[in-house]
Context: one part of a larger RNA
RNA sequence: GAUUGAACGCUGGCGGCAUGCUUUACACAUGCAAGUCGAGCGGCAGCGCGGGGGCAACCCUGGCGGCGAGCGGCGAACGGGUGAGGAAUACAUCGGAACGUACCCCGGAGUGGGGGAUAACCCAGCGAAAGUUGGGCUAAUACCGCAUAUGCUCUGAGGAGGAAAGUGGGGGAUUCGCAAGAACCUCACGCUCUGGGAGCGGCCGAUGUCCGAUUAGCUUGUUGGUGAGGUAAUGGCCUACCAAGGCGACGAUCGGUAGCUGGUCUGAGAGGAUGAUCAGCCACACUGGGACUGAGACACGGCCCAGACUCCUACGGGGGGCAGCAGUGGGGAAUUUUGGACAAUGGGGGCAACCCUGAUCCAGCAAUGCCGCGUGAGUGAUGAAGGCCUUAGGGUUGUAAAGCUCUUUUACCCGGGAAGAUAAUGACUGUACCGGGAGAAUAAGCCCCGGCUAACUCCGUGCCAGCAGCCGCGGUAAUACGGAGGGGGCUAGCGUUGUUC
Numbered sequence: 001g002a003u004u005g006a007a008c009g010c011u012g013g014c015g016g017c018a019u020g021c022u023u024u025a026c027a028c029a030u031g032c033a034a035g036u037c038g039a040g041c042g043g044c045a046g047c048g049c050g051g052g053g054g055c056a057a058c059c060c061u062g063g064c065g066g067c068g069a070g071c072g073g074c075g076a077a078c079g080g081g082u083g084a085g086g087a088a089u090a091c092a093u094c095g096g097a098a099c100g101u102a103c104c105c106c107g108g109a110g111u112g113g114g115g116g117a118u119a120a121c122c123c124a125g126c127g128a129a130a131g132u133u134g135g136g137c138u139a140a141u142a143c144c145g146c147a148u149a150u151g152c153u154c155u156g157a158g159g160a161g162g163a164a165a166g167u168g169g170g171g172g173a174u175u176c177g178c179a180a181g182a183a184c185c186u187c188a189c190g191c192u193c194u195g196g197g198a199g200c201g202g203c204c205g206a207u208g209u210c211c212g213a214u215u216a217g218c219u220u221g222u223u224g225g226u227g228a229g230g231u232a233a234u235g236g237c238c239u240a241c242c243a244a245g246g247c248g249a250c251g252a253u254c255g256g257u258a259g260c261u262g263g264u265c266u267g268a269g270a271g272g273a274u275g276a277u278c279a280g281c282c283a284c285a286c287u288g289g290g291a292c293u294g295a296g297a298c299a300c301g302g303c304c305c306a307g308a309c310u311c312c313u314a315c316g317g318g319g320g321g322c323a324g325c326a327g328u329g330g331g332g333a334a335u336u337u338u339g340g341a342c343a344a345u346g347g348g349g350g351c352a353a354c355c356c357u358g359a360u361c362c363a364g365c366a367a368u369g370c371c372g373c374g375u376g377a378g379u380g381a382u383g384a385a386g387g388c389c390u391u392a393g394g395g396u397u398g399u400a401a402a403g404c405u406c407u408u409u410u411a412c413c414c415g416g417g418a419a420g421a422u423a424a425u426g427a428c429u430g431u432a433c434c435g436g437g438a439g440a441a442u443a444a445g446c447c448c449c450g451g452c453u454a455a456c457u458c459c460g461u462g463c464c465a466g467c468a469g470c471c472g473c474g475g476u477a478a479u480a481c482g483g484a485g486g487g488g489g490c491u492a493g494c495g496u497u498g499u500u501c
Base pairs, nucleotide, nucleotide: 001501002500004498006497007496008495009494010493013373014372015371016370017369018368019366020365021331026329027328028327030326031325032324035074036073037072040071041070043067044066047065048064049063050061051060052059053058081284082283083282090209091208092207093206094205095204096203099201100200101199104197105196106195107194108193109192110191111190112146114144115143121136122135123134124133125132126131152161153160154159166189167188168187169186170185171184174183175182176181210256211255212254217247218246219245222244223243224242225241226240227239229237259281260280261279262278263274264273265272266271286307287306288305289304290303309320310319311318312317337363339362340361341360345359346357347356348355349354376406377405378404379403386397387396388395389394412437413436414435415434416433420428445490446489447488448487449486450471451470452469456485457484458483459482460481466473467472
């Protein structure tokens, strides 16, 4: 000099764009953050409509709009947070072969015929609650056989095994039906098997990736083989047996520290430092362990067990997990609102309408940073007054002020008013911006002045009080302390402290 997620002191007008718990991965009150589908199903708790009954209160009725709870489907493995752990099962780069893939895209073949249950509901019971037990009824795109099999799987190549689900819109002849409707035709969304693709993911190898030798030897599933098992898949991944290997001064093992990268800061570069925000990957979700479901998890707002903590309890037993967004306590030098909206972008569900979305977009707070603008411009000498200094003549503050002539950025008042939105739909927002109006009006501080280092005098103090980055100042004339006048620097900031180069 540059730098910063900064903090502190003094000061503080506006706007734009960014950024904002670096510390206790400390504990959390409250609200919200993942739902959706009635075009899968049986139904009808509540609301509205229609119908019926009743003087009325009200009651009955799924007939309709719809729909709580329930069965079922998809999603919940994304998105969001954090960096504890981890020095290699990570990350970066380059390769590889023995794999998986819901939804999506392209193709092939099907979608026939049956069955038995179970929630909801009703009845009865237990419990303080959380909840739960028994009996009875019922449906499905829930579940299970049968048939069929271009592909598919297994095979001893003869053969054997294995699927499916319907729902909605429209339609006019015929058939069935009293009708509603059904058969039938068609369209759409689905369902099953199978081939390929895209994207995504699992696995393997090589190279690189901090410090310590005051850590020198480490290793028994250890290194390799065979059989069996396991996985989507390779493999000591696991197991039995066999062999005795494998790694290491090119630093094994052990200990410490640390998320990695693109990048960021600095530097002419080489390099050094760093890894906030944004993006990719990894890991974690109170602590430890485990599996279940599923295409995908060993699963932040799922389950089970154990533990610590905490809450409720009728003492028998139960509930919870903000490292999601806000917010609280605590810690700390220190870090924001318990805000608005789904209008946009994107995500989930749905045929759609639409619903959900603390992702996101916005607003709020903070000079935390960067950038821009303003706090007026011109003129004005009797060089006014006042202040300070003085050799008492004067000098300086100083064109500075006043005065005169102007201007109106910003702020204020009034009016208009977007884009962001393809037809509709705007939280932001009457915002940005534009026009008009009045009026210099609403707006300057901080540090320094001995040398380094730009900037000097007076007074006070008297090795005191104090200053100080280094050298050093102060003991009676201190340009170094404190005040004043003057000056220098930067400027909505300035200075100090810390960090890195």
Overview:
Predicted 3D model of a 501-nucleotide part of an RNA (small-subunit ribosomal RNA, 5' domain) from an uncultured Sphingomonadaceae bacterium. Model confidence (mean pLDDT): 88 of 100. It matches the Rfam family "Bacterial small subunit ribosomal RNA". Its family is annotated with ribosome and structural constituent of ribosome in the Gene Ontology.